RNAcentral holds the sequence, with entries from ENA. A computed fold for a 74-nucleotide RNA from a Candidatus Uhrbacteria bacterium, annotated as transfer RNA.
[in-house]
Formats: sequence, C1' cells, structure tokens
RNA sequence: GCGCCCGUAGCUCAAUUGAACAGAGCGCGUGGCUUCGGACCACGAGGUUCCAGGUUUGAGCCCUGGCGGGCGCG
Repeated sequence: GCGCCCGUAGCUCAAUUGAACAGAGCGCGUGGCUUCGGACCACGAGGUUCCAGGUUUGAGCCCUGGCGGGCGCG
C1' cells in the first nucleotide's frame, strides 16, 4: 500500500429483511431480607449507537469520506 471484519450503557454483547419508547447480562444506586455481609427479591439511574456528510416520510441498520482496532496479502 491492497482486501476483509469490527466500533451500540462503566464492561461483554443483542437489535443488520429500514418503522415507531435502542434492549439483555454483569456492574452501580436505593429499598427489602439478614445480627452484619454475601446470596436472593423489588425498583431505579446510566446511551448525541466512533466522527462528518448523503439517501429516505423515517437510519443503530443503506451509501460516501475520515478515525480507531483486529486478521490476511504484498
């Protein structure tokens, strides 16, 4: 330099046939339970979906260019 894949919550990942409030587990907070803690139960907070454009009535999803990471080739 070329090709392919990936980037979504603090972490690991869903949602990729374009559709109405973007979810789950772990973690975190509060309460319950407990002598206290853990486990368990209930509730809750937390996201400009890497960045900038474009298409569209509508984009996490499609297109273009960047940035970052991984793999392969030279």
Its Rfam family is "tRNA". By type it is a transfer RNA. The prediction has a mean pLDDT of 82. The organism belongs to Candidatus Uhriibacteriota, within Bacteria.